Annotation: The prediction has a mean pLDDT of 88. Large-subunit ribosomal RNA, domain VI from a Bacteroidales bacterium, 252 nucleotides, folded computationally. Lineage of the source: Bacteria > Pseudomonadati > Bacteroidota > Bacteroidia > Bacteroidales. The full RNA is in RNAcentral, with records from ENA.

Context: one part of a larger RNA
RNA sequence: CGCAGGAAUUUUGCGGAGCUCUGACUCUAGUACGAGAGGACCGAGUUGGACGUACCGCUGGUGUACCGGUUGUUUCGCCAGAAGCAUUGCCGGGUAGCUAUGUACGGAUUGGAUAAGUGCUGAAAGCAUCUAAGCACGAAGCCAGCUCCAAGAUAAGAAUUCCCUUGAGGGUUGUGGAAGACUACCACGUUGAUAGGCUACAGGUGUAAAGGCAGUAAUGUCAAAGCCGAGUAGUACUAAUUGCCCGAAAGA
Numbered sequence: 001c002g003c004a005g006g007a008a009u010u011u012u013g014c015g016g017a018g019c020u021c022u023g024a025c026u027c028u029a030g031u032a033c034g035a036g037a038g039g040a041c042c043g044a045g046u047u048g049g050a051c052g053u054a055c056c057g058c059u060g061g062u063g064u065a066c067c068g069g070u071u072g073u074u075u076c077g078c079c080a081g082a083a084g085c086a087u088u089g090c091c092g093g094g095u096a097g098c099u100a101u102g103u104a105c106g107g108a109u110u111g112g113a114u115a116a117g118u119g120c121u122g123a124a125a126g127c128a129u130c131u132a133a134g135c136a137c138g139a140a141g142c143c144a145g146c147u148c149c150a151a152g153a154u155a156a157g158a159a160u161u162c163c164c165u166u167g168a169g170g171g172u173u174g175u176g177g178a179a180g181a182c183u184a185c186c187a188c189g190u191u192g193a194u195a196g197g198c199u200a201c202a203g204g205u206g207u208a209a210a211g212g213c214a215g216u217a218a219u220g221u222c223a224a225a226g227c228c229g230a231g232u233a234g235u236a237c238u239a240a241u242u243g244c245c246c247g248a249a250a251g252a
Stems, first nucleotide, its partner, number of pairs: 001152001005163007015149004021049007033038001051106005059100004066093005071086006110144003117137004164251001169246004173189005194239003197235005203228003211222004
């Protein structure tokens, strides 16, 4: 821009894309078969490999804005306690998120038309013949079936609702996001829990400082302490104010 008024929501599916893999074992059954050695078809089940999708409850990884330990040095006047620098100084752990080596699930069942092949009936050709007319089977393959996209499918579809200036709806803008390069998308904007703060809890670290007590002291104890990023709730304390712009004249 189009889809002959303008919108919001929900959709149909022309068509397209994806998937399509496979082993071992057990039972049937030491059965059929076979002199024996050996040893099935068909069918049923169990468990794997590779691949794919999703997720983070478990097992782990990461986690330089979390906690702790510790070395050297500088500074805060000194002690104590802290902070800076040294690869995040080094080391031990670790929330959320993101993750695989972790977890869950998938390939199917089934239907249709067939290939090679197997047949029925059956003439040409009194017989025979799966074929000439006719009919029935038959594959991991084909078409559906499963998952996803999908009306620019210009053949531009459908349904419901709203609006026609007393204006539906959209944009701008702000607070943000398991959304994201930007844009877009999604949530919210006081008729408000959108983010921050605060409170509580979960979770992490591991028992703070100061002081008391015990000990000559190191240290222990009062103390599961103190501190804490992203988590879960509650709470308007802070910020989402007020506005502005576009927008169809009942539809050739």